[in-house]
Context: one part of a larger RNA
RNA sequence: UUGGGCGUAAAGAGCUCGUAGGCGGUUCCGUAAGUCGGGUGUGAAAACUUGAGGCUCAACCUCAAGAGGCCAUCUGAUACUGCGCUGACUUGAGUCCGGUAGGGGAGCAUGGAAUUCCUGGUGUAGCGGUGAAAUGCGCAGAUAUCAGGAGGAACACCAGUAGCGAAGGCGGUGCUCUGGGCCGGUACUGACGCUGAGGAGCGAAAGCAUGGGUAGCAAACAGGAUUAGAUACCCUGGUAGUCCAUGCCGUAAACGUUGGGCACUAGGUGUGGGACCUACUUAACGGGUUCCGUGCCGUAGCUAACGCAUUAAGUGCCCCGCCUGGGGAGUACGGCCGCAAGGCUAAAACUC
Numbered sequence: 001u002u003g004g005g006c007g008u009a010a011a012g013a014g015c016u017c018g019u020a021g022g023c024g025g026u027u028c029c030g031u032a033a034g035u036c037g038g039g040u041g042u043g044a045a046a047a048c049u050u051g052a053g054g055c056u057c058a059a060c061c062u063c064a065a066g067a068g069g070c071c072a073u074c075u076g077a078u079a080c081u082g083c084g085c086u087g088a089c090u091u092g093a094g095u096c097c098g099g100u101a102g103g104g105g106a107g108c109a110u111g112g113a114a115u116u117c118c119u120g121g122u123g124u125a126g127c128g129g130u131g132a133a134a135u136g137c138g139c140a141g142a143u144a145u146c147a148g149g150a151g152g153a154a155c156a157c158c159a160g161u162a163g164c165g166a167a168g169g170c171g172g173u174g175c176u177c178u179g180g181g182c183c184g185g186u187a188c189u190g191a192c193g194c195u196g197a198g199g200a201g202c203g204a205a206a207g208c209a210u211g212g213g214u215a216g217c218a219a220a221c222a223g224g225a226u227u228a229g230a231u232a233c234c235c236u237g238g239u240a241g242u243c244c245a246u247g248c249c250g251u252a253a254a255c256g257u258u259g260g261g262c263a264c265u266a267g268g269u270g271u272g273g274g275a276c277c278u279a280c281u282u283a284a285c286g287g288g289u290u291c292c293g294u295g296c297c298g299u300a301g302c303u304a305a306c307g308c309a310u311u312a313a314g315u316g317c318c319c320c321g322c323c324u325g326g327g328g329a330g331u332a333c334g335g336c337c338g339c340a341a342g343g344c345u346a347a348a349a350c351u352c
Stems, first nucleotide, its partner, number of pairs: 003324004007306002012320001014202004021195003025089003029084003033081002035077007048066007092192001093189003096185005104178007111155001116150007126137002163170002207248006216242002221237004259319006267297012301308002325352003334345004
């Protein structure tokens, strides 16, 4: 390479948008490039197949015929694929109209509980902390308690294998701006679609830059303990940071460790959002059907097993990414990116 694979053995890019490319619904007409048939040319000899002959046979040798891919050219077929700025269609896709749920995003405003601090009152000798202690705080009046004030950060209950978002992620309340989804109608466009190498954007936490902010928590650091030691676990403090604005970084067990799209293949039972039918005088509510989401159980099938099972890891098709024994190593070198930290790409020697 041909292959075989990618939930857990090596392997799905963190996610989305999208360029080239690949692939692509129903039908009519044309064409005949792919495709298929026939003819001609070419396809050296030897080799191969068949027949005949020669060494006493055979191997071997000789002769004759045949077969043979690519390619070129001529001619024909038109099911499928392609092509034509061919014509048409509505199921895919989108638009429109009417509803609807939601911690989807951004900005502004605002609320209560709690911690800490400050001021004042009451009040007196302890408080705090631990396995036990000590460091620490306290007669300069602490802890406790009451009243007032300041400031920052996070939003108890509701809260739910509940919801929304492409992923990261999103939770007090109100207002403004704004994205997407789902359901119903079937009015419009008429294949406008799927995927997506490169590329672009988004992307937790930590970290970086500049300027703010700092209540609590808390790397580093200091002290007290523990211990043989204790650069830890425990305790008392405590700075970056955590918060805001702007700009970088671009990584995570970024996990469902499961790429995206379409179609098909038993059911049962919860739950969230719609629409319809139905008993009832009506309604809440109940029962049923259907579409979309989210869980559990389970058949066929699959799987090395575990397990998956209409939300597939089943059955198929299309497109992309990735894997190919362990270590060396996600390292070195080079390149690109970054202020840096570092990131992306990515070997070999050697060794088992």